[in-house]
Molecule: SAM riboswitch aptamer (S box leader)
Organism: Luoshenia tenuis
């Protein structure tokens, strides 16, 4: 990098360094940011894998935080398709695509 698969409305700082951007990419929207963005450190969280304890025929529950991950807003919202409502603008729902993360594989 690619493939398969599961999940994506839960959770997580009023700390330090830093000094202007950030919310994946493109377009649109809407937000966050000098009352301090990104990044790094510390702290925290507990979805996945693994661990411990209890328990089972099987499921399961609790705990810790090892691997990885995460720590504004649903993956911030829309974009494509279908359905519903509506006179229109549009709105709602479902799915797809794209993306993120884990696990497995090439």
């Nucleotide at each position: 990098u690619c493939c398969u698969u599961a999940u994506c409305c839960a959770g997580a700082g009023c700390g330090g360094u830093g000094g202007a951007g950030g919310g994946a990419a493109u377009g649109g929207g809407c937000c966050c940011g000098a009352u301090g963005a990104a990044a790094c450190c510390c702290g925290g969280c507990a979805a996945c894998c693994g661990g411990u304890u209890u328990a089972u025929a099987a499921c399961a529950a609790a705990c810790a935080a090892g691997g990885u991950g995460c720590u504004a807003a649903a993956u911030c919202c829309c974009a494509c398709a279908g359905c519903a409502u509506g006179g229109c603008g549009a709105u709602g729902c479902u799915g797809a695509a794209a993306g993120a993360u884990g696990a497995g594989g090439a």